This is a predicted structure of a 1455-nucleotide RNA (small-subunit ribosomal RNA) from a marine sediment metagenome. The RNAcentral record of the sequence draws on SILVA.
RNA sequence: AGAGUUUGAUCCUGGCUCAGGACGAACGCUGGCGGCGUGUUUUAGGCAUGCAAGUCGAACGGUCUCUUCGGAGACAGUGGCAAACGGGUGAGUAACAAGUUGGUAUCCAACUCUAAGCUUGGCAUAACUUCGCGAAAGUGGAGCUAAUUCCAAAUGUGUCCAUUUACCUUCGGGUAUUUGGGUAAAGAUUCAUCACUUAGAGAGGAGCCUACUCCCCAUCAGCUUGUUGGUAAGGUAAUGGCUUACCAAGGCUAUGACGGGUAGCUGGUUUGAGAAGACGACCAGUCACACUGGGACUGAGACACUGCCCAGACUCCUACGGGAGGCUGCAGUCAAGAAUCUUCCUCAAUGGGCGAAAGCCUGAAGGAGCGACGCCGCGUGACCGAUGAAGCUCUUCGGAGUGUAAAGGUCUUUUCUGAGGGAAGAAACACGACGGUACCUCAGGAAUAAGCAACGGCUAACCUCGUGCCAGCAGCCGCGGUAAUACGAGGGUUGCAAGCGUUGUCCGGAAUUAUUGGGCGUAAAGCGUCUGUAGGUGUCCUGUCAAGUUUUCUGUAAAAUUCCAAUGCUCAACAUUGGAGCUGCAGAAAAAACUGAUAGGAUCGAGGAAGGGAGAGGUAGAUGGAACUCACGGUGUAGUAGUGAAAUGCGUUAAUAUCGUGGGGAACACCAAUAGCGAAGGCUAUCUACUGGCCCUUUCCUGACACUGAGAGACGAAAGCGUGGGUAGCGAAUGGGAUUAGAUACCCCAGUAGUCCACGCCGUAAACGAUGGAUACUAGACACAAGGAGAGUCGACCCUUUUUGUGUCGUAGCUAACGCGUUAAGUAUCCCGCCUGGGGAGUACGGUCGCAAGACUAAAACUCAAAGGAAUUGACGGGGACCCGCACAAGCGGUGGAGCAUGUGGUUUAAUUCGACAGUAAGCGAAGAACCUUACCAGGGCUUGAAACUUAGCUGCAAGCUUUUUGAAAGAAAGGCUGCCUUCGAGGGUGCUAAGCAGGUGGUGCAUGGCUGUCGUCAGCUCGUGCCGUGAGGUGUUCGGUUAAGUCCGGAAACGAGCGCAACCCCUGUUGUAUGUUAAAUUUUCCAUACAAGACUGCCGGCAUAUAGUCGGAGGAAGGCGGGGAUGACGUCAAGUCCGCAUGUCCCUCUGACGCCCUGGGCGACACACGUGCUACAAUGGCCAGUAACAAAGGGAAGCGACACCGAAAGGUUAAGCCAAUCCCAGAAAACUGGUCUCAGUUCGGAUUGAGGGCUGAAACUCGCCCUCAUGAAGUUGGAAUCGCUAGUAAACGUGGGUCAGCCAUACCACGUUGAAUACGUUCUCGGGUCUUGUACACACCGCCCGUCACGUCAAGAGAGUUGGCAAUACCCGAAUUCCGAUUUAUCGGAAGACGGUAGGGCCAGCGAUAGGGGCGAAGUCGUAACAAGGCAUCCGUAGCGGAAGCUGUGGAUG
Repeated sequence: AGAGUUUGAUCCUGGCUCAGGACGAACGCUGGCGGCGUGUUUUAGGCAUGCAAGUCGAACGGUCUCUUCGGAGACAGUGGCAAACGGGUGAGUAACAAGUUGGUAUCCAACUCUAAGCUUGGCAUAACUUCGCGAAAGUGGAGCUAAUUCCAAAUGUGUCCAUUUACCUUCGGGUAUUUGGGUAAAGAUUCAUCACUUAGAGAGGAGCCUACUCCCCAUCAGCUUGUUGGUAAGGUAAUGGCUUACCAAGGCUAUGACGGGUAGCUGGUUUGAGAAGACGACCAGUCACACUGGGACUGAGACACUGCCCAGACUCCUACGGGAGGCUGCAGUCAAGAAUCUUCCUCAAUGGGCGAAAGCCUGAAGGAGCGACGCCGCGUGACCGAUGAAGCUCUUCGGAGUGUAAAGGUCUUUUCUGAGGGAAGAAACACGACGGUACCUCAGGAAUAAGCAACGGCUAACCUCGUGCCAGCAGCCGCGGUAAUACGAGGGUUGCAAGCGUUGUCCGGAAUUAUUGGGCGUAAAGCGUCUGUAGGUGUCCUGUCAAGUUUUCUGUAAAAUUCCAAUGCUCAACAUUGGAGCUGCAGAAAAAACUGAUAGGAUCGAGGAAGGGAGAGGUAGAUGGAACUCACGGUGUAGUAGUGAAAUGCGUUAAUAUCGUGGGGAACACCAAUAGCGAAGGCUAUCUACUGGCCCUUUCCUGACACUGAGAGACGAAAGCGUGGGUAGCGAAUGGGAUUAGAUACCCCAGUAGUCCACGCCGUAAACGAUGGAUACUAGACACAAGGAGAGUCGACCCUUUUUGUGUCGUAGCUAACGCGUUAAGUAUCCCGCCUGGGGAGUACGGUCGCAAGACUAAAACUCAAAGGAAUUGACGGGGACCCGCACAAGCGGUGGAGCAUGUGGUUUAAUUCGACAGUAAGCGAAGAACCUUACCAGGGCUUGAAACUUAGCUGCAAGCUUUUUGAAAGAAAGGCUGCCUUCGAGGGUGCUAAGCAGGUGGUGCAUGGCUGUCGUCAGCUCGUGCCGUGAGGUGUUCGGUUAAGUCCGGAAACGAGCGCAACCCCUGUUGUAUGUUAAAUUUUCCAUACAAGACUGCCGGCAUAUAGUCGGAGGAAGGCGGGGAUGACGUCAAGUCCGCAUGUCCCUCUGACGCCCUGGGCGACACACGUGCUACAAUGGCCAGUAACAAAGGGAAGCGACACCGAAAGGUUAAGCCAAUCCCAGAAAACUGGUCUCAGUUCGGAUUGAGGGCUGAAACUCGCCCUCAUGAAGUUGGAAUCGCUAGUAAACGUGGGUCAGCCAUACCACGUUGAAUACGUUCUCGGGUCUUGUACACACCGCCCGUCACGUCAAGAGAGUUGGCAAUACCCGAAUUCCGAUUUAUCGGAAGACGGUAGGGCCAGCGAUAGGGGCGAAGUCGUAACAAGGCAUCCGUAGCGGAAGCUGUGGAUG
């Protein structure tokens, strides 16, 4: 000192959370010792038992005991002193209770000092004796007696009251003095003394008063009748309404009275850099209380914790008549609670009471005990020790870690155990609870002693296994859905350590209430505007005062605490001593700059007068024209109106249209503007009347009169409300017509309130510049409006300058950025208002206002970790601009209809193996499923295995060949024959056995590599340096042209570069040269191979920046990339593939299978749906015949196979040639010529089916191809929709190849032959590129998101009522007690008076049927309101309406 968390990323705002410290703590796990502290924070709840205040015989009478007879001791009672201290607690109290500083109308026992005194008498009474009452507690009568008890008299240093005189005086009184009156005492003794009385002083204590300080709520705003003051009296120690009578009507309050809530206050403690915040345990000062309430007595002192009286509640005793009690003293107990100790020892020390003293008493105190509750200290061993042991964990299987750690060796003894000695604490004798304690010495032996939490980031510290959105974790962010460093365990590591974590609370971090030290245009936040009260602030000069201010000094600020230094416990904690400090208050002296006060003056702030000026400023009245509508009349005839398109509506009873006349209401075109005026709302035809403000110029006047402004008052759009008018148009509601899935809307036809006027309410708006007012200062440029001046002119305009106002741009500066920028959001000062996370909520309750609607004021519970501002990059838009593409258009031919082929879905099945699913799956993987393939199914078999490696053992036999039985085969069982090489060790090799293991087309393409598809052969994608920006990022890559192209040129804070484009590569088109087998042919050409040339906008002209380029032309085989191919940037789709291959991990299994082998079946099924194709529907045709009509490119040895012969053909036989420019496949077909058919289900079409053959192959049944004969289905050009193609292309025609025994090939890949039509163009559809714009999207529009309804749950408010509490009021009753009065002073009367009762209210809290809203939840339902022009721009105020979001009217804002 900061950190995490909003976003794809960024900056800001802003909340939440964490790291630190503290505690009278509690809980979990663990626990060796000592010292010093500390320990019912909760029920001021109830208490058993014991103790906590007595003492004095030197005050007194008496009783008892002992006695050496001298006396000694003990005790109930009278008397004295103490018991008002000490100890406890914090209920009450918001107060002169406390703290600080002053004061006086006062009092004081014991103590100290000073002065004086202590004389003489008397009456009682307890104890005791006796008689009673009572259960007890207790109590009554009679009798005796003492005193330091009580009473009377004397004296009076004195003192008190009244009084005389003198002096002083702050005028209150003081000192001295005269006279009169009142007023005192107690004795004891050991003879030292102690006690007693009066008066004064001191010390100390107590009472009272004053100023200041002292929590929260204004949703507590008015309170008060002894109240405020006076006079008199009473009362008190004393002042005083303290009390009473009378008089007056005051007193307090926004600087917070009164009321409510909470709370003992302080020194201090704790946190903090400080300012300050929170707290008030222990210790100390002070107050209050003592079961609850009231009261007095005694006394120096009490209204009295262990005294008294009364009342009440509770507990106990009782003979039922009556009595007793008060732990908030020390221990202890019950209850409560998360939680807090021993019914201990001693008066040895310190202190207190009594006493002359010895002494007695002392749960004060000193000590010990219990509790890791806190702080501090010590220890749990030290050194050496590597084979880096074992075990455990991990592993890439090599090893690594635990780890010098252990074991082992050497050593030490703090601690522990045992034994011995043994304090100080007591100043002079005696006296030590603690305590046989601290401490010292000796002996023994590593012996008696380590845990807790964490390890994803914040935050130091990581691996394995288990689990699989489960179990669980979590302070915040968040982990967990099969590879979890986040859960649980293990190992390891980190941190602290006799403790460690958790929980709770407080401060800090938080500048997150901001005095120090924040903000308000858009993030939360400027009142809608103005006037003005209190208050705050305020121009220049001079004098005085000294309140604020500053300096110095004095007193106080208790001690303890804090800080510094020293000292004492072995150190420390702790303690002792000294110093500093305690920022405060009071007093004294001084200063006079500033603020203030006061006196006087000034004029620049402010205001007034004079002269001019502009204006939709306001109110009232009058007048005007255009438009609209209605009525009447004329002309005129069938439509009109409305919309995207329609319909409802109006119209033959004459509309619409048109002309004329008349009526009515509302609003004022042009001028008109970024213009003007007003405080704001707002204000617009013209004229008149009245009236407010503003500006300019110059001189004069007043002389700070000013600024702001809490409360308060006035004004205040639209809507709305009340009363009365008015109503042309428009138009919420409403009705109808459309649209739609619906349409309570958008559109249309009507239309009521309303809109208008007068008067009265309402008081709100996106009432906005989202920007309070005032003053001063700080670059400019331009424009407009209203004045003035200068210069100039005959007069003007133009020009220069100045004041005020309204705007646009912009410097410095400011700002998170956007932006603001002399009209500040800059720099400063003054005053006011407002803000403090989002939601709940501008809501509830309460109050004020209102006729109502509602307005103003204004919370909490609960809930979330965000909500938000500005800007950035993308993506998207039913936003915009530009450009491209067989994208559309223009054309040609198809698909979709039929039959068949093939693939897919579905269905079926034992199995119909698997994958691929918009584009980017579907004649795709598969360039060949009868067996094999084959992965699927049924059945039969094998188990180290069909193939591989290692080790060990056995075999010493080879391997192999072969036979028989069984079987569908695989396999199983049983035999026979042969007998390898060698270094002779045994090895190689083989077989068997065993152990490791193999094997898997099993899962995961969402763990992967590689490969591929698609956008897309689209023109894009990036980098370095520089520059701009706080930053994400931008620039470059945008712009103007151009191109097929980010192609090139120009410009430009960019300059360069890379991957893409292009080129380089292959084929093809022209020519030349060289070579030439097998081609072709004999001049030559063609063909093949190789090399070379050629094309580059090179030339000319137009356009263009005279650049890039483009258009036209020449030449040329070819012209602007000549044509075609290969070549696919950064990336997107968790796209596809684990079944091509490779591969992580998981799973299954090894005599039993998801492995391997075999036979048969299936992948070929078939109601149906889809895709891709073939053949057709015919005459541009079919069939027959002829012309050896004319190609290119391929393939061939387990091959191609000629010729010849046989067969009608498929084919067969035989066999030449060819390892191929040589031979073969191999006949090209459309074409051309001739003939026939003549528009029909045909001489079209060929499906289907029957029969007979051929070929391949162990094998054509499921399930092959081919030939011949026969059969001859649908189909007559195909709905909606949709596909391909821009030239040697489409279309048509045939040919070849791969795979392959054969073939389901109509597929795929190639080859040539014939050979078109059309493109105006870019409005529209689709896709893409660039720029721009909006955004609440970023999983990126298949996005986001709103409200009702339904379900669950939570908190709060309302609620008929009901229960309880608090404080008060009125009245009744009236204890003890005090005061007053009276008398027959035992008593009675009166006043006050607690508890209790009655009554009506106030406030607070609990429960509450029910109804309404709010938050949260997940998978629901209905719609689609908002974000893009969100598909009707959105939002604000208001009113009506509607399932709901919402819609509509009216005015306003632009966000």
Its Rfam family is "Bacterial small subunit ribosomal RNA". Rfam links the family to the GO terms structural constituent of ribosome and ribosome. Its mean pLDDT, the model's own confidence on a scale to 100, is 85.